[in-house]
């Protein structure tokens, strides 16, 4: 100087060589929370709580683990097959990011995670509560093309 992200700015107190403690306001972000609206029909089986932040969803193939229905058998933690659960890997995908004065398009390159609440929350005015982290790149003929 620039990027992801809400995660920035201003004022100000105590402390003192300390990765310090505790605030006020603005701005941005998130959650809870009425009427109305939405949802709420009956019965059975199996499996399975539900919800939030976030772009991070939804599929297919395969491995492993335990569970379960059916079948076979030499009746044993045996074999086959289906189902869902957990976990790992691969291939896609809803969706998201970068491309350096700005916006859009094209080309190109990436991401498509992780965490939290704790049996509980639809929307939601008033009102109430909370966050302002973390991570990464360049320091130069580096800065692709087009339109505005």
């Nucleotide at each position: 100087c620039g990027c992801c992200g809400a995660a920035u700015c201003a004022c100000a107190g105590c402390a003192c060589g300390u990765c310090g403690c505790a605030g006020u306001g603005a701005a941005c972000c998130g959650g809870g929370g009425a009427c109305c609206c939405a949802a709420u029909g009956c019965a059975g089986u199996c499996c399975c709580g539900g919800g939030g932040u976030g772009a991070a969803u939804c599929g297919g193939c395969g491995g492993c683990g335990a569970g379960u229905g059916c079948c076979c058998c030499u009746c044993g933690c045996g074999g086959g097959u289906g189902c869902g659960c957990g976990u790992c890997g691969c291939c896609g995908u809803a969706g998201g990011g970068c491309u350096u004065c700005c916006u859009u398009c094209c080309c190109g390159c990436c991401c498509g995670a992780a965490c939290c609440c704790g049996u509980c929350a639809g929307c939601u005015a008033a009102c109430c509560c909370g966050g302002u982290a973390g991570g990464c790149g360049g320091a130069a003929u580096a800065c692709g093309g087009a339109a505005g």